[in-house]
RNA sequence: ACCGCAGACCGCCUUAUCGCUCUCGUUAUGCGGGGGAGGAAAGUCCGGACACCACAGAGCAGCAUAGUGGGUAAUGCCCACCGCCCGAGUCCAUCGGGAAGGACCAGUGCAACAGAAAGGAUGUACAGUUCGGCUGUAGUGAAAUCAGGUAAACUCUAUGCGGUGCAAUACCAUGUAUAUCAGCAACCCGUUUUCGGGAAGAGACGGCUCGUCUUUGCUGAGGGGUAGGUAGCUAGAGAUCGUCAGUAAUGCCGGUCCCAGAUAAAUGAUAAGGGUCCCGAUGUCCAUCGGGAUACAGAAUCCGGCUUAUAGGUCUGCUUUUUUU
Numbered sequence: 001a002c003c004g005c006a007g008a009c010c011g012c013c014u015u016a017u018c019g020c021u022c023u024c025g026u027u028a029u030g031c032g033g034g035g036g037a038g039g040a041a042a043g044u045c046c047g048g049a050c051a052c053c054a055c056a057g058a059g060c061a062g063c064a065u066a067g068u069g070g071g072u073a074a075u076g077c078c079c080a081c082c083g084c085c086c087g088a089g090u091c092c093a094u095c096g097g098g099a100a101g102g103a104c105c106a107g108u109g110c111a112a113c114a115g116a117a118a119g120g121a122u123g124u125a126c127a128g129u130u131c132g133g134c135u136g137u138a139g140u141g142a143a144a145u146c147a148g149g150u151a152a153a154c155u156c157u158a159u160g161c162g163g164u165g166c167a168a169u170a171c172c173a174u175g176u177a178u179a180u181c182a183g184c185a186a187c188c189c190g191u192u193u194u195c196g197g198g199a200a201g202a203g204a205c206g207g208c209u210c211g212u213c214u215u216u217g218c219u220g221a222g223g224g225g226u227a228g229g230u231a232g233c234u235a236g237a238g239a240u241c242g243u244c245a246g247u248a249a250u251g252c253c254g255g256u257c258c259c260a261g262a263u264a265a266a267u268g269a270u271a272a273g274g275g276u277c278c279c280g281a282u283g284u285c286c287a288u289c290g291g292g293a294u295a296c297a298g299a300a301u302c303c304g305g306c307u308u309a310u311a312g313g314u315c316u317g318c319u320u321u322u323u324u325u
Stems, first nucleotide, its partner, number of pairs: 001321001004318007012274007020036007038296001042307002045305005050165004057210004062161005067081005082101001084098005102156002107154002109150002124138005169231004180221005187198004200216006238257005244251002275294008
């Protein structure tokens, strides 16, 4: 210096005019100030915050995780160490990368071809022999003598697992007819009535069964009214800088900052100049001119992860090759 691997960051900028939207002020149908799409907003694969319902469990089924510790609100996430695999290496140490890291004597499966034979299967030859294919060697094969391999094969073990989701939910306003039809239930005991208990029906408890609780009409058809407004709605498990602790993930403390809240869905259009990259030409070792391109992509309750997409640029770590000292 080139190539490769891994990781991190940026990913267009400025000015002018006009336009949209939120918020604040105001002399208010105007004016002025401030703000306005991401590292993935994507996938909806995980974990939560928050809201409502239930909280009465038991069993079965289902799903998830799986070395040892640590981090976190939590996780199928992150960090460290050990082990395994891959690459480099003086094949030692070490460095970089990867992921599917419990159990094969609980059981059931699977292994082409070759081979006598692929599991309680066992032929031939040779040797040993306690004379029993008992032991060993030789052929084939990845694997051959109650064998080993394989569990992101079925399975087993251990641990764990309420549900629905901002179209959650709360409040306000408006308006109406459950008119009608069919089916089921409308029962029993106690009791002066009221009422109480049981049965039956309906609903809730992740799927099913049992069970528990609430409740008195329920199921189906067919209709009527409304579907409007406000809140939820963005000050946070927040961002950023720094000391300290820690191998690290991360944590305590201190300083600074407030950075969308739309609702059929705003966050833009035009013009000029510039940045970066690519191609060509000229001159000459650094400039000029011309042309082209400027990625993936767009909030919708919010946050933490994982996965996927990404023109181009910068930085860090490691390795190979080459060159110089």

A computed fold for a 325-nucleotide RNA from Flavobacterium sp., annotated as Bacterial RNase P class A. A source record names the gene rnpB. The sequence is in RNAcentral, with records from ENA. Rfam family: Bacterial RNase P class A. Rfam links the family to the GO terms ribonuclease P activity, dimeric ribonuclease P complex and tRNA processing. Its mean pLDDT, the model's own confidence on a scale to 100, is 76.